A computed fold for a 73-nucleotide RNA from Lachnoclostridium phytofermentans ISDg, annotated as transfer RNA. NCBI's taxonomy places the organism under Bacteria, Bacillati, Bacillota, Lachnoclostridium, Lachnoclostridium phytofermentans. It is recorded under the gene name tRNA-Thr-CGT-1-1. Its Rfam family is "tRNA". The sequence is in RNAcentral, with records from ENA, GtRNAdb and Rfam. Its mean pLDDT, the model's own confidence on a scale to 100, is 83.
């Protein structure tokens, strides 16, 4: 210097070959206990890393930055 891959909630990942994004844990309340854990329910919590492009419509598609993280040289 050149290729690949990863980047989505407080962590740990799905997700949709373009139509307003979900799981488990955790966080908070409640209910159940003499109480506490367990356990049951609700409920918050994400400009889908960033900048730009196509499109009616981008988390997805294209291009560029940036980061981790491998692989050549």
């Nucleotide at each position: 210097g050149c290729c690949g891959u990863u980047a989505u909630a407080g962590c740990a990942c799905a997700g949709u070959c373009g139509g307003u994004a979900g799981u488990g844990c955790g966080a908070u309340u409640c209910a159940c206990u003499c109480g506490u854990a367990a356990u049951g329910a609700a409920u918050a919590g994400g400009u889908c890393a960033c900048c730009g492009g196509u499109u009616c419509g981008a988390u997805u598609c294209c291009g560029g930055u940036u980061a981790a993280c491998g692989g050549c040289u």